[in-house]
This is a predicted complex of two RNAs, RNase P RNA and transfer RNA, with 432 nucleotides together.
Rfam match: Bacterial RNase P class A. Rfam's curators write: Ribonuclease P (RNase P) is a ubiquitous endoribonuclease, found in archaea, bacteria and eukarya as well as chloroplasts and mitochondria. It is annotated as a ribozyme.
RNA sequence: CCGGAAGGCCGGACGGCCGCGGCGCAAGUCGAGGAAAGUCCGGGCUUCAUGGAAACAGGAUGCCGGGUAACGCCCGGGCGGGGCAACCCGACGGAAAGUGCAACAGAAAACAAACCGCCAAAAGGCCGCAAGGUACUGGUAAGGGCGAAACGGUGCGGUAAGAGCGCACCGCGGACGUAGCAAUACGGACGGCAUGGCAAACCCCAUCCGAAGCAAGACCAAAUAGGGACGGCGCAUACCGCGUUUUCACGGUGUCGUCCGGGUAGGUUGCUAGAGGUCGUUGGCAACAACGACAGGAGAUGAAUGGUCGUCACGGCGCAAGCCGUACAGAACCCGGCUUACAGGCCCUCCGGCCAA
RNA sequence: GCGGGUGUAGCUCAGUGGUAGAGCGUCAGCUUCCCAAGCUGAAUGUCGCGGGUUCGACCCCCGUCGCCCGCUCCA
Numbered sequence: 001c002c003g004g005a006a007g008g009c010c011g012g013a014c015g016g017c018c019g020c021g022g023c024g025c026a027a028g029u030c031g032a033g034g035a036a037a038g039u040c041c042g043g044g045c046u047u048c049a050u051g052g053a054a055a056c057a058g059g060a061u062g063c064c065g066g067g068u069a070a071c072g073c074c075c076g077g078g079c080g081g082g083g084c085a086a087c088c089c090g091a092c093g094g095a096a097a098g099u100g101c102a103a104c105a106g107a108a109a110a111c112a113a114a115c116c117g118c119c120a121a122a123a124g125g126c127c128g129c130a131a132g133g134u135a136c137u138g139g140u141a142a143g144g145g146c147g148a149a150a151c152g153g154u155g156c157g158g159u160a161a162g163a164g165c166g167c168a169c170c171g172c173g174g175a176c177g178u179a180g181c182a183a184u185a186c187g188g189a190c191g192g193c194a195u196g197g198c199a200a201a202c203c204c205c206a207u208c209c210g211a212a213g214c215a216a217g218a219c220c221a222a223a224u225a226g227g228g229a230c231g232g233c234g235c236a237u238a239c240c241g242c243g244u245u246u247u248c249a250c251g252g253u254g255u256c257g258u259c260c261g262g263g264u265a266g267g268u269u270g271c272u273a274g275a276g277g278u279c280g281u282u283g284g285c286a287a288c289a290a291c292g293a294c295a296g297g298a299g300a301u302g303a304a305u306g307g308u309c310g311u312c313a314c315g316g317c318g319c320a321a322g323c324c325g326u327a328c329a330g331a332a333c334c335c336g337g338c339u340u341a342c343a344g345g346c347c348c349u350c351c352g353g354c355c356a357a
Numbered sequence: 358g359c360g361g362g363u364g365u366a367g368c369u370c371a372g373u374g375g376u377a378g379a380g381c382g383u384c385a386g387c388u389u390c391c392c393a394a395g396c397u398g399a400a401u402g403u404c405g406c407g408g409g410u411u412c413g414a415c416c417c418c419c420g421u422c423g424c425c426c427g428c429u430c431c432a
Stems, first nucleotide, its partner, number of pairs: 001353005007347004012312007020031004033328001037339002040337005045213004058209005063077005078092001079090004093204002098202002100198002115144002117140003123137002125134003152170006171193001172191002176187004217269004227260007238253004277294007313326005358428007367381004375412001383399005405421005
C1' cells in the first nucleotide's frame, strides 16, 4: 500500500427571530431515538378467577456450565460446518418406546429385493451313449442401471461365482479406564455390523408457563332517557292484582314534586427516579456483581418537540461566483432483550498478500 | 396504543407435504343476415417478498411487507 476479520462510537455544530407542548403568578426553564419501529420474547404494575398445592389439556424451550428480576437474551466452553488465516455460522435432546411418511423412476424403498450381469461347485430339470452343454428350478448384492436415499468403506485372502465368510486398517456400538463440575476428549481391549433417513410429522424425555392488558385499573361526575324511595292529585266508561262469580273499596298502570343510586360524554389519577445512567475501586477469562462518588425535569391525548436566517463542518455538481444535499426514522405505562431500517464518517485491535529498508 | 385475521389466474374463492384448480371474465372457432344466448377449444400464475427444514414446500418454521376487523358501560 492492497484485500479482509472483530469490537466500539457519532449521526451535523453554534447563535438570532417566530411558533408549539409541560411546569411556573411572572421572569424563565425543560422538551425524541439508537432504533422512539416490528410488537417477536421476558419482567414490573393492574384487574379477574381460585382455600392451598399439584395434575391433565394447551403452549414454549432444548449440547454443557455460568450470568440475570426473568428470558427464546448474554458470556465462557464442547461438538459439527466454512475460511490459507484473523474469525464466522449452527432450532445442536431422543429414530435400540411406539405410530406414520418417502411422489416419480426403479426388479426392489425398510423383519429387503434377482431387471441386466456373474456362477455349470453341489442337488434336480432339459439335450447328449458319454465327455460335456444349457441359467429351466436355483446360487450370488462384487459390477451395471434407477433414485434424494439401495442395508458399513478400502485392501488382501477366500469362493463355482460371491458374501464380515475370514483377516488388517478406517468407521460404528455398548461397557471399562484416564482428564474434566459437565458437555466431551483420549486410550487399549471386546463385538462381525445389529441400529438407513425424516421429530421446523405425531410422539417420548427434561425444564418453564393462570388469563388479560394503562382503551389495565381507581376517583369525580353534566344534559337527555331509564331505575329506585317518599309525598301530593286522580281511580276514569280502560287494563292488572287480592284462589271462582257480582258489586263496592283499596293498591298499581297515569301525572306532579323532592331525594337517591348506577352510568355515558367530559375531567382527574395511574404518569414517569427506574431491577436507571456515568466514572472509579475490588472480585471474575467474561457476561456480570458488590461498594463508593457524581449528574439529573419529555409526559402529550384530534396528541407539542417545528420553521426560517447567518456562520462553520462534511458530501455532490460547477472553471468560478455559487447551488443542492446531510441517512433511517417521531415518545404514548415503564424496564431488560431480540429482530428489522440506516447517507456518511471516526477510533481501536487482529489476519493474509505485495513492496522498501 | 393493544388484540386478532388475511394475502393463490383480471375478479371471487378451493387446494394444507408429491408437477396448482373451479366459477365468472378474456381470446379463437362453430351457430346467426347481425348481436345475445348456446356448444367446442385455448391462453393465464415470482402461490405478497426473503431465508431455512425436507429428496421435495402454496402447505412446516423464522424474518419482513401490505390489507382488513375488533376495543368503554348497561341491556